[in-house]
Context: one part of a larger RNA
RNA sequence: AACGCUGGCGCGCGCGCCUAACACAUGCAAGUCGAGCGAGAAGCCCGGGGCUUGCUCCGGGUGCACAGCGGCGAACGGGUGAGGAACACGUGAGCAACCUGCCCCGAAGACCGGGAUAACACCGGGAAACCGGUGCUAAUACCGGAUGUCUUCACCGGAUCGCAUGAUCCGGUGAGGAAAAGGGUUUCCGCUUCGGGAUGUGCUCGCGGCCUAUCACCUUGUUGGUGGGGUAACGGCCUACCAAGGCUUCGACGGGUAGCUGGGCUGAGAGGAUGUCCAGCCACACUGGGACUGAGACACGGCCCAGACUCCUACGGGAGGCAGCAGUGGGGAAUCUUGCGCAAUGGACGAAAGUCUGACGCAGCGACGCCGCGUGCGGGACGACGGCCCUCGGGUUGUAAACCGCUUUCAGCAGGGACGAAAUUGACGGUACCUGCAGAAGAAGCCCCGGCCAACUUCGUGCCAGCACCCGCGCUAAUACGUAGGGCGCAAGCGUUGUCC
Numbered sequence: 001a002a003c004g005c006u007g008g009c010g011c012g013c014g015c016g017c018c019u020a021a022c023a024c025a026u027g028c029a030a031g032u033c034g035a036g037c038g039a040g041a042a043g044c045c046c047g048g049g050g051c052u053u054g055c056u057c058c059g060g061g062u063g064c065a066c067a068g069c070g071g072c073g074a075a076c077g078g079g080u081g082a083g084g085a086a087c088a089c090g091u092g093a094g095c096a097a098c099c100u101g102c103c104c105c106g107a108a109g110a111c112c113g114g115g116a117u118a119a120c121a122c123c124g125g126g127a128a129a130c131c132g133g134u135g136c137u138a139a140u141a142c143c144g145g146a147u148g149u150c151u152u153c154a155c156c157g158g159a160u161c162g163c164a165u166g167a168u169c170c171g172g173u174g175a176g177g178a179a180a181a182g183g184g185u186u187u188c189c190g191c192u193u194c195g196g197g198a199u200g201u202g203c204u205c206g207c208g209g210c211c212u213a214u215c216a217c218c219u220u221g222u223u224g225g226u227g228g229g230g231u232a233a234c235g236g237c238c239u240a241c242c243a244a245g246g247c248u249u250c251g252a253c254g255g256g257u258a259g260c261u262g263g264g265c266u267g268a269g270a271g272g273a274u275g276u277c278c279a280g281c282c283a284c285a286c287u288g289g290g291a292c293u294g295a296g297a298c299a300c301g302g303c304c305c306a307g308a309c310u311c312c313u314a315c316g317g318g319a320g321g322c323a324g325c326a327g328u329g330g331g332g333a334a335u336c337u338u339g340c341g342c343a344a345u346g347g348a349c350g351a352a353a354g355u356c357u358g359a360c361g362c363a364g365c366g367a368c369g370c371c372g373c374g375u376g377c378g379g380g381a382c383g384a385c386g387g388c389c390c391u392c393g394g395g396u397u398g399u400a401a402a403c404c405g406c407u408u409u410c411a412g413c414a415g416g417g418a419c420g421a422a423a424u425u426g427a428c429g430g431u432a433c434c435u436g437c438a439g440a441a442g443a444a445g446c447c448c449c450g451g452c453c454a455a456c457u458u459c460g461u462g463c464c465a466g467c468a469c470c471c472g473c474g475c476u477a478a479u480a481c482g483u484a485g486g487g488c489g490c491a492a493g494c495g496u497u498g499u500c501c
Base pairs, nucleotide, nucleotide: 001497002496003495004494005493008373009372010371012370013369014368015366016365017331022329023328024327026326027325028324031072032071033070036069037068040064043062044061045060046059047058048057049056050055079284080283081282089208090207091206092205093204094203095202099200103197104196105195106194107193108192109191111145112144113143114142120135121134122133123132124131125130151176152175153174154173155172156171157170158169159168160167161166182189183188210256211255212254218246219245222244223243224242225241226240227239228238229237259281260280261279262278263274265272266271286307287306288305289304290303309320310319311318312317337363339362340361341360345359346357347356348355349354376406377405378404379403386397387396388395389394410442412437413436414435415434416433420428445490446489448487449486450471451470456485457484459482460481466473467472
């Protein structure tokens, strides 16, 4: 954990699909910026005209809704453990072989031009999803030129240094590449280049951690070299040619199993078994493959192709992917609400106000676990009644009950009522907590009693029915089966089963 019987409260807290990485209805889970841009609805303001005097038209402004261009985010956060025995993970090193948006520091710059396109209008196609044509327009969208603090490459000269390839710095010449854009407004926010930092990623290596020899040989991009390609970067990563190598009983290759770790469990330790929750890393996102965009992906809620499945269809064609949060069916011994809130913490965007956030904070359900509390306390025999046993004398249940006195935790009712927020702002919540009121009042079960092992008698049964971890009980007086009385143990739990030490 589950199952059986039973079940009062609470917090404090934690945990809750181990099976079908089975299929999923519905809602929500990633947006934001009008202080980048054009167009512009409602509303409001101003001016002018008409003028019926409170309506209409025109122009301007504001406003910011829907949609669009553009920017940033969407690569985080959240889920799962399928695959993978691998530099995947852990640990320690290395990169003189790398990249890094936003952020921080330093230096320099932002000049002159251009052509489009969505939105929109019109036309057309389609059942739809959507698509096409013509015309117009803007930008922090796109393109060209100039400039060069710099930077890249080549060559020359010099200096310093290193673990090999080599690295760094200075000077000169040449060639090439290469930037910009504004917005708000008087605090600013942005843009470009270069250098440095921080953070994050990438790559390489030593060592470490499963079973199997009823797997003994394995390998042709294989092992190395040269040229070329490719990458941010080294590399047989890829390719052509050349050589014939490389690994292996210190277990190669094959097969099986498995996410790894910090840790948690157990143990005196050594060790064993384990990896749920939390944290770090990895891998995956219907199955398989692929690239695009981008600082970052080969991308869970992006794209393309193929496949299986489901749905829509006017049969031409389309749509979808809960291993996000809830929830449904199914499987299973078995695992929750289609809840509340952005108040806090954190994140995205924004100058901000703020918007979004099933991350998160809370609440709900479940004795699933740990913990705490209660179900009363004191007195009360002449030891009632009843039950059970009996040698019929009595014994026991048993101070147990009744009865007397007392208390009120928890639950209940009523009043007050937070911290969490420095300020506007509190989902939780009228919750926690405090005070008052009533009344022993609402609150005990489960297993066991032959030995191991603590606790004994009656009746029933008669190798039957049954019990049992083991030894073994039961064939007519059974402390071992069933029942009752009594007793032992634990207690809101008690037993059983599974599993680990």